Predicted 3D model of a 91-nucleotide RNA (c-di-GMP-I riboswitch aptamer) from Paenibacillus validus NBRC 15382.
Its mean pLDDT, the model's own confidence on a scale to 100, is 86.
The organism belongs to Paenibacillus validus, within Bacteria.
């Protein structure tokens, strides 16, 4: 010095929930909040996995308007795994 590892120190982020705005929804932004996190930093068709289904397609029901079910993402989730980057330095 590097990798591994995670005591200490300096800090950081912010689950649920609440308010508000956007969105068909999943969910996201902002504020409060603080469950937890050594990457809870970044990356979402160009790894895997999961969630939603406005539109679209198919099927069924119905006189019709419509309703129900299934499929489907270039919509969403990184605090699911994963990839990349990274502060400090005891054992």
């Nucleotide at each position: 010095g590097a990798c591994a590892c995670g005591a200490a120190a300096a800090g950081g982020c912010a689950c649920a929930c609440u308010g508000u705005a956007c969105g068909a929804a999943a969910g996201u932004g902002c504020a409060g909040g603080c469950c937890g996190c050594a990457a809870a930093g970044c990356u979402a068709c160009a790894g895997g996995g999961g969630c939603u289904u406005c539109a679209c397609g198919a099927a069924a029901c119905g006189g019709g308007a419509g309703u129900u079910u299934c499929g489907u993402a270039u919509g969403c989730c990184a605090g699911c795994c994963a990839g990349c980057u990274u502060c400090c330095g005891a054992a």
It matches the Rfam family "c-di-GMP-I riboswitch aptamer". Its family is annotated with cyclic-di-GMP binding in the Gene Ontology. About the family: GEMM was predicted in a large-scale screen for bacterial structured RNA regulatory elements.